[in-house]
């Protein structure tokens, strides 16, 4: 260049947007757990205790270095024998054994403990170096010698092994020669340089060091010396790669020098001596923490994280030290010492080192056979055969991981059984099964059966190579091929409320329990548990640890910092960064082309090959972003060199100012002393009291005296870095602004550390102390007030000096430069018109304010004095709390201050900005809210309701407003729901089918009984219909069912209550707004009203308002039963009209509308009902009624009948009421006037009897006609009573009577006599009312047999007072403000106390682990000194 590359989600809110932090989705592993499990390839497997280890192996080899002992064979001699043969002894062979002596044993295999280091990568240096075996080339091997293992003898020890003595070989050891091109020393030349030196090199002399031999006699192998080259190693050096500064100084062999030693080599690497150096903020030194690389893992990529296998280096080998040998070690399977451990012991000593491969024990969530071969590949010795090789190359064992194949394929029901669901109709599982037919991968049984093999030996040949034959496979009879058999051997795991793919039932009942996060689970749970079913993924699938990734949540790519977490309180500067302009140099950054490197192996691409595919193995090429070497380019940056003025500064001059230091001086309040004058209070507060005052206060007036602080000017104004700075006037001084012209020549910005200043409280020392005032006292106040107020009052407030060093130290905005519409107020200079001059106006620099364009911004908002849009520095954040603590350190007289964590804890903590709500927050209106009135209620009795308290049972319900004369418009039985007893079980009522039965059913009687009921008796006897058969009832038994006032009103429908007949709720489409949302519905003006007008990003619509409907005031018309003798009619019924701010005045935007008037029966909705928006309160009801589920029922029923009893129960509260407490009044007589309604199972007239309640009586009435009803009562006229518990008041009691009803004891209402309680107007608090109302009076009516009605609901009579107004108290509606409230102030929330849990905390003692430095002791051991010697002793180092 080109390609290819990047997914979000859930969770803070009532609801949104931000910001932010937690979770999840996908990859990956040497893993581990659970639950399952056919098979095959290829991989990999002690990650913890570098904890201890039994046994076996893991490094040996050569007889062609040597010598010796054995064992067989065969040969020869000589001895004995008759012989067979036996012995000895030589020699060969062929094999054993220990020993000498070569090479090996330093590979090769394991581990990562230590190490933050030239250990390790990478590039380079060694002219400062060595290399055994191998290769090359030269040149050489003469001559002699002394041991000594083995073995033999002696001895000692248990052993392990050890001394002595005596023989001997070598390729063992020594010693001569010879040799330079080795190595030491001298000395001459050469080239560069003025020298001091420096290079590369030769010459020359002297001194020194060599050698091994074997053997098949040829070809061989060896041996000695040099030079080379090859491998390998050694040391040096730049650059790169953890964490911490709560590690800031560190270093005496330390840096360097000189000389000496040492080393294969340079060096302080070691020693004398000399010199004071060496290292550090670019992080020394000191602490943790790790072996490093190629790489792997994950990602787009940058990056983060890891270092298992494979390779490459290092570093270890129970811990520590030390050396020897050797080419190579300071040595894993070698040595020597110490230290711990573990075994032998005869107790005197002595043995050992799996972190080789196997296996044990241990510890641990955990990691394998005490196999097999050396066929191969590779390595050691050997000439060769060969031997050795736990290297290796095989198997074995475990889903651990990758890959790859099966666990069958095809038909096969509108679909079987079983299970689950169901709206009961059906649906799912499911073509799935069964069955049918069909293959054989696997599998098992048979048969065949590899490749991996080349070396080697032997023969032969043109013996250095060929050619011919044969031998050698652990794996493994494996793998592969053929065949027979037969669907036959072979599916789990997790999941199902969102995130995230898949749903239902049952059970449970905030219990069990789930749970990665938000959360589920309190009786209808798709979230728990099982079960059907569905999802997903498969020999695996979950979980659990860890890492990348989502996470742009450390941001270099790629983030912020006014309010979210972030700007040092503020300025000056030091290292650092960064930097104006012109030209010339330079080539270090930079860029460009070539070359070396970046080991293989992984990776990635690209063309292949090999296993049936693939994992996996493999060829070839290219990359593999790095380092470096040379050449070239020079814009740009860096550097050098001259210059420049637009930055920066400096010089004239003119100028504002509470800038800062120091001193002098004013007045006014205030306090205070003295003296006058005066008399009882003063002060102080919401009211008070504490206090001051007759010893004379406060008030008031004069003198004096004292401290601090400076009205008026005064401003959104000036000055300063910040802090902060105000009477006046002198004195010293610091910055800054403007306007020309001249000077320097980038001199600049920023700024880690550093150092200065830094309100107020506070500290230290001395002073001064007016008034004000923490602490403290005293008075209030309060349930308490260690508070708010009050009286008083000390530190402290003031001055010196000299600490401290923090503030909401705020513009919550670091500093510096440049650019990007403006408009206006105000301050300072200058300049123009102008004028005498200022003022005013124009322009420009500098500051200080508001509004705003464009942009920014989560939003609020910033806007040339940026929060804009670049650019440099610098500080700072990286979820809440713990916590600005804790420990450390620094600093401080203290208080503290400053630097700064972590466990542990939570799913949020927070920003703005909506919408409610709410406020002891505004403004504005309205309501019998208050005021204003008038009558109650709360005190007495008495009804009636509730509580509670009793009871067998006192059935249930309703609880603030919104229950409580309520459900109930009528509880003796009944109602009845409650309780006791008797009784029934398909049931008292309901529909169906089946069998019988029966004539109907029903009704009378008579026994038993408390009845229900039961038993017997009698009487009546039906429908179609010739019968039969059928339907209908009734009884019996059986089956499906019934029944339930039995639970949940928090599952509901349906009604209903309240908020409230207040005036508001809400929608479309349009515009603002990132959204939530908002505008429309705000604003002004009116309204009883979101009523109507105006104005405007709004127009328009629906429920609500208000009209329409009833009732009633007026007037007309029509019809008229009753009524009346009759017309009529104020009386009915039906209709019609009338009222609309319709006229007139004034006001008001001229409007809409108010105020007044006139007309009119009736005025501004005429009065009064019906009518009750969107909703709130889980408001009320399952007991009116429906209803989902749930419970109870063949049996002591929660169903059903029945008798009684309960519901009226009575110490006591509370709520509604009715009567009263009298004279506005009672009792007595007489006298007047209403309306609504009700009446045949009813209303009941006259009359008559009764004190009366009722009784007898029937007339009349299905009602404008009859009756309740004389329709009333309060009123009205005389009369009496004279203020008392009464001629008020009528409870409660007794006595006699009435009625209704099967029945009036628990328990009913009337009536007559008689009795004659409390009570003399009611605390505290509260209740109704606004005009025909309130109060006061009577009447009727539902409910019902009757009534415990004084109650509910109507009618009608008489018939008022008051209201200036909205300050308060309650409620309500619109705006608007502030909220950390949204379950919405009955909210939310800090502290405390309680109760509980914690080994939190603090002090003492212990024990037990880790660990640098010092220093002392004491012990080993190494070397060294002394010395005959040395185990004593002594120095020194080193480890313990």
């Nucleotide at each position: 260049a080109u390609u290819u590359u990047g997914a979000g989600g859930a969770u803070u809110u009532g609801a949104u947007c931000c910001u932010g932090g937690u979770c999840c989705a996908g990859g990956a592993u040497g893993a581990a757990c659970g639950c399952u499990g056919g098979c095959g390839g290829c991989g990999u497997g002690g990650a913890u205790a570098a904890g201890g280890c039994a046994u076996g192996c893991a490094a040996g080899u050569c007889g062609u270095a040597c010598g010796c002992c054995g064992a067989g064979c065969a040969c020869a001699u000589a001895a004995c024998g008759c012989a067979a043969g036996u012995u000895a002894u030589g020699u060969g062979c062929u094999u054993g054994g220990a020993g000498u002596g070569g090479c090996g044993a330093a590979u090769u295999g394991g581990u990562u403990a230590g190490u933050a280091a030239c250990a390790c990568g990478u590039a380079g240096a060694u002219a400062a170096u060595c290399u055994u075996c191998c290769c090359u080339a030269g040149g050489g091997a003469c001559g002699g010698g002394c041991a000594u293992a083995a073995u033999c003898c002696c001895g000692c020890g248990a052993a392990a092994g050890c001394g002595g003595g005596a023989c001997u070989a070598a390729u063992u050891c020594c010693c001569g020669a010879u040799a330079g091109u080795a190595a030491u020393g001298a000395g001459g030349g050469g080239g560069c340089g003025c020298a001091a030196g420096c290079c590369a090199u030769u010459c020359u002399c002297a001194u020194u060091u060599a050698a091994a031999g074997c053997u098949u006699a040829a070809c061989g192998c060896g041996c000695c010396u040099u030079a080379g080259g090859a491998u390998g190693a050694g040391u040096c050096u730049g650059c790169g790669g953890c964490c911490u500064a709560u590690c800031a100084g560190c270093u005496a062999g330390u840096u360097g020098g000189u000389g000496a030693g040492g080393u294969a080599a340079c060096g302080g690497c070691c020693c004398a001596c000399c010199a004071a150096g060496g290292c550090u903020a670019u992080g020394a030194c000191g602490g943790g923490u790790a072996g490093g690389g190629a790489g792997a893992a994950u990602g787009a990529g940058a990056g983060u994280u890891c270092g298992a296998c494979u390779c490459c280096c290092a570093a270890c080998a129970a811990g520590g030290g030390c050396a020897c040998u050797g080419a190579g070690a300071c040595a894993u399977g070698g040595g020597c010492c110490c230290u711990a451990c573990u075994c032998c012991u005869a107790c005197g000593g002595g043995a050992g080192g799996c972190a080789g491969c196997a296996g044990u024990c241990g510890a641990g969530a955990a990691u394998a056979u005490u196999c097999g071969g050396c066929a191969a590949u590779g390595g050691g010795g050997g000439a060769a055969a060969c031997c050795c090789u736990g290297a290796c190359c095989g198997a074995g064992c475990g889903a651990c991981g990758c890959c790859g194949c099966g666990u069958g394929c095809g038909g096969g029901a509108a679909g079987a059984a079983g299970c689950c669901c169901u709206u009961c109709g059906g649906g799912g599982u499911g073509u799935a099964a069964a069955c049918c037919g069909c293959u054989u991968u696997u599998c098992u049984g048979a048969g065949g059966g590899a490749a991996g093999a080349a070396u080697c030996c032997c023969g032969c040949u043109u013996u250095u190579a060929g050619c011919g034959g044969g031998a050698u496979g652990a794996c493994g009879g494996u793998a592969c091929c053929u065949u027979a058999g037969g669907a036959a051997u072979a599916a789990g795991g997790g999941g199902a409320u969102g995130c995230a793919a898949a749903u239902u039932c049952u059970g449970u009942g905030c219990c069990a329990g789930c749970a990665g996060c938000c959360g589920c689970g309190g009786u209808a749970a798709u979230a728990c548990a099982g079960a059907a079913u569905c999802c997903c993924c498969a020999a695996g699938c979950g979980u659990u640890a860890u890492c990348c990734g989502g996470a742009u949540u450390u941001a270099u790519u790629g983030g912020g910092c006014g309010u979210a977490a972030a700007g040092c309180g503020u300025c000056u500067g030091u290292a650092g960064g960064c930097g104006g302009u012109u030209a010339g140099g330079c080539c270090a950054g930079u860029c460009u082309u070539u070359g070396a490197u970046u080991a293989a192996a992984u990776c990635u691409c690209a063309a292949g090959g090999g296993c049936u595919c693939a994992a996996c193995c493999u060829u070839u090429g290219a990359g593999c972003u790095g380092u470096u070497a040379a050449a070239g380019a020079u814009a740009c940056u860096a550097c050098c060199u001259a210059g420049c003025u637009a930055g920066a500064g400096g010089a004239u001059g003119u100028u504002a100012g509470g800038g800062g230091c120091u001193g002098a001086c004013g007045g006014a309040a205030c306090g205070g002393u003295c003296g006058g004058u005066g008399u009882a209070g003063g002060g102080g507060u919401g009211a008070a009291a504490u206090c001051c005052a007759u010893u004379g206060a406060u008030a008031u007036c004069g003198a004096c005296c004292g401290g601090a602080a400076c009205a008026c000017c005064a401003a959104a104004a000036g000055c300063g870095a910040a802090g902060g700075c105000a009477g006046u006037c002198a004195g010293c001084u610091g910055g800054g602004a403007c306007a020309a012209u001249c000077c320097u020549g980038a001199c600049g910005c920023u700024g880690a550390g550093a150092g200065a200043c830094g309100a107020a409280a506070g500290c230290g020392u001395g002073g001064g102390c007016a008034u004000a005032a923490a602490a403290a006292a005293g008075g209030a106040u309060u349930a308490g007030a260690u508070a708010c107020c009050c009286u008083u009052g000390u530190a402290u407030u003031c001055c010196a000096c000299g600490c401290c060093c923090u503030a909401a130290a705020c513009u919550a905005u670091g500093g510096a430069u440049a650019c990007u519409g403006g408009c206006u107020a105000c301050u300072u200079g200058a300049a123009g018109u102008g004028u005498c001059g200022a003022c005013c106006c124009u322009u420009c620099a500098a500051g200080c304010g508001g509004c705003g364009a464009a942009g920014c911004u989560a939003a609020c908002g910033c806007g040339u004095u940026a929060a804009g849009u670049a650019u440099c520095c610098c500080g700072c954040c990286u979820g809440g709390g713990a916590a600005g603590u804790a420990c450390g350190g620094c600093c401080g007289c203290a208080a503290g201050g400053c630097u700064a964590a972590a466990a542990c804890u939570c799913a949020a903590a927070g920003g703005a900005a909506u919408a409610g709500a709410c406020g002891g927050g505004g403004a504005c209106u309205c309501a019998c809210a208050c005021a204003a009135g008038c009558g109650g209620u709360g005190g007495a009795u008495c009804a009636u309701g509730u509580g509670g308290c009793u009871u067998a049972a006192u059935u249930c319900g309703a609880c603030a407003a919104u229950a409580a004369a309520c459900g109930a418009g009528g509880a003796a039985c009944c109602u009845u729901a409650c309780c006791a007893g008797g009784g029934c079980u398909a049931g008292a009522a309901a529909u169906c089918c089946c069998a019988c039965u029966a004539a109907a059913a029903c009704c009378c009687c008579a026994u038993a009984g408390a009845a229900a009921u039961a038993u017997g008796g009698g009487a009546c006897u039906a429908c179609c219909c010739a019968c039969a058969a059928g339907g209908a009832u009734a009884g019996u038994g059986g089956g499906a069912c019934a029944g339930g006032u039995a639970c949940u009103g928090c599952a509901u429908g349906g009604u209903u209550g309240u908020c409230g007949u207040a005036a508001g709720c809400a929608g479309g489409u349009g515009c603002c707004g990132u959204g939530a949302g908002g505008c429309g519905c705000u604003c002004c003006c009116u309204u009883a009203a979101a009523u109507g007008g105006g104005c405007a990003a709004a127009c328009c619509u629906g429920c609500g308002c208000a009209a329409c409907c009833c009732u009633u005031a007026c007037u007309c018309u029509g019809u008229g039963u009753u009524u009346u003798a009759a017309a009529u009619g104020u009386c009915a019924c039906a209709g019609a009209g009338a009222a609309c701010u319709g006229c007139c005045c004034g006001g008001g935007a001229u409007a809409a509308c108010c105020g007044g008037g006139a007309g009119g029966a009736a005025g501004g909705u005429g009065a009064g009902g019906a009518u009750g928006a969107c909703g709130c309160c889980a408001a009320a009801u399952c007991a009116g009624c429906a209803u989902g589920g749930u419970c109870c029922u063949u049996u002591g029923a929660u169903g059903c009948c029945c008798u009684g009893g309960g519901c009226u129960g009575c110490a006591c509260a509370c709520a509604u009421g009715a009567u009263a407490c009298a004279a506005u009044g009672g009792c007595a007589a007489g006298g007047a006037c209403a309306a609504u309604g009700g009446g045949u199972u009813g209303c009941c007239a006259a009359g008559c009897c009764g004190u009366a309640a009722g009784g007898c009586g029937g007339a009349g009435c299905u009602a404008a006609u009859c009756c309740c009803a004389u329709c009333a009562a309060a009123c009205c006229u005389u009369g009496u009573c004279u203020c008392a518990g009464u001629u008020c008041g009528g409870a409660u009691u007794g006595a006699g009577g009435g009625c209704u009803g099967c029945a009036a004891c628990u328990c009913g209402c009337c009536c007559u006599c008689a009795u004659g309680a409390a009570g003399c107007c009611g605390g505290a608090a509260u209740c109704g009312c606004u005009a025909g109302u309130a109060a006061u009076c009577g009447g009727g009516a539902a409910u019902c047999a009757g009534c415990u009605a004084u109650g509910u609901c109507c009618c009608g009579a008489u018939g008022a007072a008051u209201a200036u107004g909205u300050u308060c108290c309650u409620g309500a509606g619109u705006c608007u403000u502030g909220u950390a409230c949204u379950c919405a102030c009955c909210g939310c929330c800090g502290a405390u106390g309680a109760a509980a849990a914690g080994a939190g905390c603090u002090c003492g003692g212990c024990a037990g682990c880790u660990u640098a430095a010092u220093u002392a002791a004491c012990u080993a051991a190494u070397g060294g000194g002394u010395g005959a010697a040395a185990a004593u002793c002594c120095c020194a180092u080193u480890c313990g």

This is a predicted structure of a 1440-nucleotide RNA (small-subunit ribosomal RNA) from a bacterium. RNAcentral holds the sequence, with entries from ENA and SILVA.